[in-house]
Context: one part of a larger RNA
Parts: sequence; structure tokens; C1' cells
RNA sequence: GCCUGCGAGUUAGUGGUAUGUGGCAAGGUUAACCCGUGUGGGGGAUCCGUAGCGAAAGCGAGUCUUAACUGGGCGUUUUAGUCGCAUGCUCUAGACCCGAAGCGGGGUGAUCUACCCAUGGCCAGGUUGAAGCAGAGGUAAGACUCUGUGGAGGACCGCACCCACCUAGGUUGAAAACUGGGGGGAUGAGCUGUGGGUAGGGGUGAAAGGCCAAUCAAACUCCGUGAUAGCUGGUUCUCCCCGAAAUGCAUUUAGGUGCAGCGUCGUGUUUAUCCUGCUGGAGGUAGAGCUACUGGUUGGUUAAUGGGCCAUUGCGGUUACUGAGGUCAGCUAAACUCCGAAUGCCAGUUAGGUUAGUGCACGGCAGUGAGACUGCGGGGGAUAAGCUUCGUAGUCGAGAGGGAAACAGCCCAGAUCAUCGGCUAAGGCCCCUAAGGGUGUGCUGAGUGGGAAAGGAUGUGGAGUUGCAUAGACAACCAGGAGGUUGGCUUAGAAGCAGCCACCCUUGAAAGAGUGCGUAAUAGCUCACUGGUCAAGUGAUUCCGCGCCGACAAUGUAGCGGGGCUUAAGCACACCGCCGAAGCCAUGGCACUCACACUAUUAGGUGUGGGUGGGUAGGGGAGCGUCGCGUGUUGGGGUGAAGCUUGGGUGUAAACCCUGGUGGACUACACGCGAGUGAGAAUGCAGGC
Repeated sequence: GCCUGCGAGUUAGUGGUAUGUGGCAAGGUUAACCCGUGUGGGGGAUCCGUAGCGAAAGCGAGUCUUAACUGGGCGUUUUAGUCGCAUGCUCUAGACCCGAAGCGGGGUGAUCUACCCAUGGCCAGGUUGAAGCAGAGGUAAGACUCUGUGGAGGACCGCACCCACCUAGGUUGAAAACUGGGGGGAUGAGCUGUGGGUAGGGGUGAAAGGCCAAUCAAACUCCGUGAUAGCUGGUUCUCCCCGAAAUGCAUUUAGGUGCAGCGUCGUGUUUAUCCUGCUGGAGGUAGAGCUACUGGUUGGUUAAUGGGCCAUUGCGGUUACUGAGGUCAGCUAAACUCCGAAUGCCAGUUAGGUUAGUGCACGGCAGUGAGACUGCGGGGGAUAAGCUUCGUAGUCGAGAGGGAAACAGCCCAGAUCAUCGGCUAAGGCCCCUAAGGGUGUGCUGAGUGGGAAAGGAUGUGGAGUUGCAUAGACAACCAGGAGGUUGGCUUAGAAGCAGCCACCCUUGAAAGAGUGCGUAAUAGCUCACUGGUCAAGUGAUUCCGCGCCGACAAUGUAGCGGGGCUUAAGCACACCGCCGAAGCCAUGGCACUCACACUAUUAGGUGUGGGUGGGUAGGGGAGCGUCGCGUGUUGGGGUGAAGCUUGGGUGUAAACCCUGGUGGACUACACGCGAGUGAGAAUGCAGGC
């Protein structure tokens, strides 16, 4: 891992409550217990109901409050209960099942290991050479020196033995801690055998929270015990109808729960709901506006003061400045408003439509209370986020189908079933790939299309405005482009051309006191400007359409799904055709529901017509199958039961039936009853492979 089997809402409490059903009914009913063990009889205590009000005494269709109610509260006038059975939910219990870490109590452990006690054992070989002693030297005597002797040491090297520092291997190991090669101690605080002691909030510890039997920040074992788990996982047959929520308030609350909201089922009510129209309202948003307020803000103008300058006896005068207030022009606000929508909201309606699982009320049963994205209106953030938080609508959630290459939340569209029928939506129609190499006119030349900004540019198409132009423009070519003068100043120099000032006059067709290059300064080239040659358009500017540059990233083209495309791109216009979905239509079947009609087994059936049938949590309804029990003048079975199985058939499904084989003794059907009643999941349990 697979297969087979087992595996989770049970039981009790004459508990509570609701629904269904049955008995009796102003009543209903027994409990313990007893009797000839009987589905029987007895047993009336109790409990509920028939009357309420009050804290109570108590009173009573009333009562309480009060001194007392003309009052007010709760009742009466509106009478159905009660006891069984079944089912839903609930309460108390382990209460659907499995799951802690833990807590407490009684015991068992020191054969591992820690420390201690008693008694034994062990340490090859080699080295060093302390004290002491002896001799010799030495001294006044010593001290002292030398040579021997001697054999000390938590001494040295190093086996056994003990340890475990490094490295490699091993890591489903040879091994639940090892092996190889090195390493440390090796007469000591040494190692070790045997026997004994200390026990769980306790021991022992040269101290690491170490060790106390592969277990230690409190051992192991049994019991309390099915501890508790607002947490995770799992929870077994079928079909039919409806169908949510991820919000508000509160919470030692935030992943839980209560109430409300939203779902379902029942009862009642009945058009109240919803849509459209009309009518009437409240309001201060969008926008707009501001000499209409409160604030902010730009420019012009301007009085006075101040500053500077002039002047001064004084009045003052003047000016690049500053500038209240006024005034003119302009702008601005979520917490400004003289104004002010569209929507939305509220109400009305003897208007119209809808008859829809539609409103409201009461009752049974829930689930939800982590939401997600997209569009629009805002807040927070950076007018960042697949960000966060509100409002509003949609979709997903719980929604399949078609489109968007692929793609919960986008676009189209809501799947009852069948059909080798049809029409369309979004989106498409060259090939992959169903359908147009569709028609007509322009546009783009960038593979733009098929990613991007500020900014840049004689790209190109269109529409304007305007200058010059056959009295000859624009471009090109030929020629001129002069004189006063090297203007003045400055400067070493300044001659058109470093800089400052001025910018005149003359000759002329025209020519700047000079447009640029250039020189140390001149020179030189060139331009403006003018004539000629030529010959018809040529400049400037504004707007619009489509393009261009700006444009650099990591496996491999890689920013159309691909091929490929110059239309098979874009736009516009105008148009025609087709494809395309579980949408719609057609034909047939099933189910639910409503209305009507018929029918006497009515919680039913039949017919006609309308409507409906996606679905998670969840509510409701109807069934299938398993095991056992009861009843049946229902059966079957060695002429072959159950079980297993080939083949065939039936039903919307759970399932069921027939035939043959195998098998060898039980078993089916109908109506009821009762459950250890349905497995694929729980890192489920056991077994097998």
C1' cells in the first nucleotide's frame, strides 16, 4: 500500500416541550406494592386540568395596590384537558466516536546508573633519582662540597585496564551510540569482583537539571478514569421539495457563545409583498458659487505709517521698497454655503401589472456570526498592494455550460431526463478549429497590431489661418556685399565680430557702425541685403487621424495560444451571411405544485390546463436493504434451501427478479413490531498478502 472483517446520535429518568396518532373527557391517570406468573385482576396515594389575584394572611369572577380609587396591574366575560405510543429538540447523566499534556491515591523498582558501607582482586616493561645514610674533602667546630648508597613522587615513557578529545565510515547500521585510524590516564581523588544501604517533590549528584532499569524540570505500575479538550480528525443506503450566512448588539469576547437578522416545516391571516405609473413629502450630497458668511489664496491699483534719498525753521517733496483697509480681476474648502440636482428614502393611490415557495403573526427545527473578487461612491496608505476599512450592485461562496489560450470572483447564460432536430447570446468565421482568404471606401508600413511615460522628430493622411509669388517668388548657381571708419571708450592690442556706449551719414540695385567662423591684432571666409540666370509654386503656423524614437536580464523564441498574416492589423462608415451554450424552440418521458372537473376506501386516485424542478450548511417528505420477533387453513425445500456465481431481465434510485452452475440444509412472501441496521476515508483497530 491493497484486500477482508470490525468501527461513531445510544440508553435511562410515568424529566421538559412541540408535532403526529390513539383512549377517555370536565375530567384524565395510576406509582410503589399485592394476588393462583396473568399481554390478567387489584391498588386513587400522587400528579395535571376545571379560577384567579396577592410576598403573605387572605379574598374570590375577581383580586392586588391604597386612607380611598373617577384609576392602574394581572385575571374573568372567548372553557379542553389528560394518559399512552411514535418522532423532532432539549435537561441530567461519559451522552456521536477516537485523541492529550497532565492532577490525585495505593504500590513496584538502586540486577542499569549516582553516592556511601563491608570484604576481596588488579596495575608488563622501562626512565628519573627527593629525604636519609656512608665515605672522602673541608672547618676551631660547623656550614658546605664531592663520590657512593638509597628508592621518594595525585613524577616521566608505555602494555593490560579505564576513558572517550579528533577524524573517516556507519545513519531502512553488524550495533536503539558501534567500527577503523589517531588521542588522554595508567601507584592513584586509580580501576574492579561480590554482598549491602539511600525511593519519587523523594534519593543521589567533584553540579550536566545529570542519574534513579533503552523512561526524568519530578520514575514505573494499577486505580480515580470513559479526567477535561470553546481544539483537530472521523461519522456508513436512496430519491423528491425548499434553501442560507460569513451582518448588528453583547461578551476575560475576538477561530467560542447568547439575542436579533437571513433558511425550513406547520398553523392562521389574506394581496397586505413586489414592479410600473401618478401624487405629496423630508433632505443639503454631486455640481456650482463666494463684495452671500467663515477661512485660505494670486496679481493690479492705492491712502497713511515706516525705510532710503532730498530738504529742514516749519509745512514737506520724492522713490527699485513694505503695504492694513478699500477697490478691480482671478482662484479655493470633508469639518464654508446666497444656491443646488439626478438617484435613493418616506407616505398616499377606488391606477395598472405580478398570483410568485409572496407579505405579516405565532409555534417546531436549524445552520451562519473567518467571507472573496469585480464595477461605482468614500476613509486609511503613497489617488501603492492579489493592501486595509465602510457604503452600494453583481458574481463566486453553494453554479455546471459557452467565451476570455490555460484562468472561483470578468463577459454571456442559471444544468429535471432523452434526441446523429432547429434558432440564437457573449465571442468568433486563413490553418490548427465549427463558421467569410465576405462586399465597398479611405487609414497604417511600424509586424504598429501583438506591453509603457515625460520628452523628442521636415514620418504620413486630412482640415484651417497666413506670408511671398509670371511686375518672376522658394531652392540652386553667377555677381555685388561699398565709403566716412581702425565709430567712441576700454585696452599691450580691440580694425563689424573680448567688453561698455552710441548705432549716424554718404554712394547707390543693394550692403548691419554688422549673422557666424577666423586672427596676437589686421587679414581671410560667410550671412543679412541687392542684381542676374532659371522657371512655378514656396514658406510660417494651428488642429485632427494613424504611425516613429524614447524601450537593457538572467534554461529557450517567450509582451498575437501557435502557425503564419501587409490584411488574416486598426478605425470609421455602410452592409450581407454564417458558426457558436446544458440559454430559447421542437418532440417525448418523469417529479412537484396550483386551479378546475370527475371518482367513494379521502393523508387517496384519474383527467385537463398553468407554473416549477443548479445547489454547500441546513429544514421537510417518501422509500430501499440487513438481523431478529409476532400473525397468516400463505408458502418453498435432498425431484436440492441459504450462500457464491455465468448469462438474461425489471425499476427514477437504494435495489429486485429469472435461468444455468456450484453448494448440501435451511428459507421466502404479506402485514406489523424491535434494533449491536448500511463505510472509503478517523497518521482508525485486527488479520492476510

Model confidence (mean pLDDT): 83 of 100.
The part of an RNA shown here (large-subunit ribosomal RNA, domain II) has 689 nucleotides and comes from Gleimia coleocanis DSM 15436.
The RNAcentral record of the full RNA draws on ENA and SILVA.